[in-house]
Context: one part of a larger RNA
RNA sequence: CGUAUAGGUGGAUGACUUGGCACUAAAAGAUGAUGAAGGACGUGACGAACAACGAUAUGCUUCGGGGAGCCGUAAGUAGCUUUGAUCCGGAGAUUUCCGAAUGGGGAAACCCACUAGUGGUAAUGCGCUAGUAUCAUGCAAUGAAUACAUAGUUGUAUAGAGAGUAACCUGGUGAACUGAAACAUCUUAGUAACCAGAGGAAAAGAAAGAAAACAAUCGAUUUCCCUAGUAGUGGUGAGCGAAAAGGAAAGAGCCCAAACCAGUCUUAGGACUGGGGUUGUAGGACCUUUAUAUAAGAGUGAAAAAAUAACUUUAUAGUUUAAGUGUUUGGAAAGACACAUCAUAGAAGGUGAUAAUCCUGUGAACGAAAUAAAGUUGUCUCUUUAAGGUAUCCUGAGUACGGCGAGACACGUGGAAUCUUGUCGGAAUCAGCGGGGACCAUCCCGCAAGGCUAAAUACUCUUUAGUGACCGAUAGUGAACAAGUACCGUGAGGGAAAGUUGAAAAGAACCCCGGGAGGGGAGUGAAAUAGAUACUGAAACCAUAUGCUU
Numbered sequence: 001c002g003u004a005u006a007g008g009u010g011g012a013u014g015a016c017u018u019g020g021c022a023c024u025a026a027a028a029g030a031u032g033a034u035g036a037a038g039g040a041c042g043u044g045a046c047g048a049a050c051a052a053c054g055a056u057a058u059g060c061u062u063c064g065g066g067g068a069g070c071c072g073u074a075a076g077u078a079g080c081u082u083u084g085a086u087c088c089g090g091a092g093a094u095u096u097c098c099g100a101a102u103g104g105g106g107a108a109a110c111c112c113a114c115u116a117g118u119g120g121u122a123a124u125g126c127g128c129u130a131g132u133a134u135c136a137u138g139c140a141a142u143g144a145a146u147a148c149a150u151a152g153u154u155g156u157a158u159a160g161a162g163a164g165u166a167a168c169c170u171g172g173u174g175a176a177c178u179g180a181a182a183c184a185u186c187u188u189a190g191u192a193a194c195c196a197g198a199g200g201a202a203a204a205g206a207a208a209g210a211a212a213a214c215a216a217u218c219g220a221u222u223u224c225c226c227u228a229g230u231a232g233u234g235g236u237g238a239g240c241g242a243a244a245a246g247g248a249a250a251g252a253g254c255c256c257a258a259a260c261c262a263g264u265c266u267u268a269g270g271a272c273u274g275g276g277g278u279u280g281u282a283g284g285a286c287c288u289u290u291a292u293a294u295a296a297g298a299g300u301g302a303a304a305a306a307a308u309a310a311c312u313u314u315a316u317a318g319u320u321u322a323a324g325u326g327u328u329u330g331g332a333a334a335g336a337c338a339c340a341u342c343a344u345a346g347a348a349g350g351u352g353a354u355a356a357u358c359c360u361g362u363g364a365a366c367g368a369a370a371u372a373a374a375g376u377u378g379u380c381u382c383u384u385u386a387a388g389g390u391a392u393c394c395u396g397a398g399u400a401c402g403g404c405g406a407g408a409c410a411c412g413u414g415g416a417a418u419c420u421u422g423u424c425g426g427a428a429u430c431a432g433c434g435g436g437g438a439c440c441a442u443c444c445c446g447c448a449a450g451g452c453u454a455a456a457u458a459c460u461c462u463u464u465a466g467u468g469a470c471c472g473a474u475a476g477u478g479a480a481c482a483a484g485u486a487c488c489g490u491g492a493g494g495g496a497a498a499g500u501u502g503a504a505a506a507g508a509a510c511c512c513c514g515g516g517a518g519g520g521g522a523g524u525g526a527a528a529u530a531g532a533u534a535c536u537g538a539a540a541c542c543a544u545a546u547g548c549u550u
Stems, first nucleotide, its partner, number of pairs: 001547005007542002014535001015500002019471002021468007028460002031163001038098003041054003045077002049073002051058001060092006069080002103112003113132007134161002136158007168199001169197005179186001183235001209218002222249004232240002253452003256396001260275006280430001282395004286389004295384005307379010318366004324339005340357002342346001348360003401425008411437001432447005487494002510521004
């Protein structure tokens, strides 16, 4: 440097899958002072961990299901069970201590109290039960400066709030790296992050709209497609970037304030309650005339609100369920061969190799004592007409709007409309007011300064059913295993490795060597070079034997 060994080591590869990943269709989006989420500590006959449970502790009660074994992972002894256990589902009971943690304190899972009741002791100590935080709101008592009062204080009542929650949502605060091939306006981006708040969705929303051009039209909001990388904007750089129209999804509209009337109170200004009324073709009050109800309509899941009964459907356990035998190879038949059968069932998984007919299932048909949801029908509750007149009254004020300074609009101050407002000014009142991208006129459209509103839309910590030209243990979640574990770090935080005997433990009695470990026989098994470091068992590396070369 080769070759060989049914060699060793090692754990690649192949095969497998309990676990992941991505989606689909439904459901749900719960919780919490009636103490949550999350934990600490305990609970087992023998128990370190996980899981389950809470001093009633591996469980208790009850109502249903189910029918032979059970005694968690996980063996053994002891024990339970047809007087129906274990198990599954509904509803309850119990639920230590910490934790919003709430009697006070505190270095979480600990310490120390008070009040009332109660147990015990000769008495004290010692127990047990309930209450005792703060804020908000209501009520009551008390009560300063300061006379009445008010602030304050105290008490009491409240299933009020507090905390949690993966993403989605609204609002507030709000970067930088980066890009511009540097960098400052700009961009990244109103992103990340932080804070506040809410809901199953949120937000938006019933025109002081969109538009058009002297002629019309549409008719709340939201989302998608298109318009369109267009119009624009932009150190006219990098970039940013609409809207109307059109087509779809879904569709729903309403309530106050005021004028006026009545009532109560009044400090005589007014306040509150009820009626009335709610719009742009102006409407309403007011005045005149008129209609009605054994009717029409709506409803507690929008516009006001409390409920209740029956039925149906569904969810949370379940039930019934077709049809195959023989021979053969083999350790084993589901394979091969032969002849059959069922099928609204030839989905899938399991069974000693590949099973429609062996098992679980599947297709089909049924099923609920209890709780929940939806729907329907009742009970119940609520609402109510139209025309004409126009003298008077009402129709949201520190508002609209303007100046200055900012921000938002695709729009960087620009010719900059529109929206918001820190600051200073500051209208009109229907013969009125706003808008139509400076501004003016004409014309057109609308009626601000109060409020509510389902659906179409966003997301997935989670449940059920299913799917995959997704992964297959260095992959797929970090985690297929006692994984956010072991371990590291003062801490914030970081963070693994680790799957496979066999069909079945049949897990190797007994003998021999050895202190043991281990090994040799024997035995099991189809196989033990499947022997618990165990499927397959590559290479590097090692050993032994042998050859060649120096």
A computed fold for a 550-nucleotide part of an RNA from a Bacilli bacterium, annotated as large-subunit ribosomal RNA, domain I.
The RNAcentral record of the full RNA draws on ENA.
Model confidence (mean pLDDT): 81 of 100.
The source organism's lineage runs through Bacteria, Bacillati, Bacillota and Bacilli.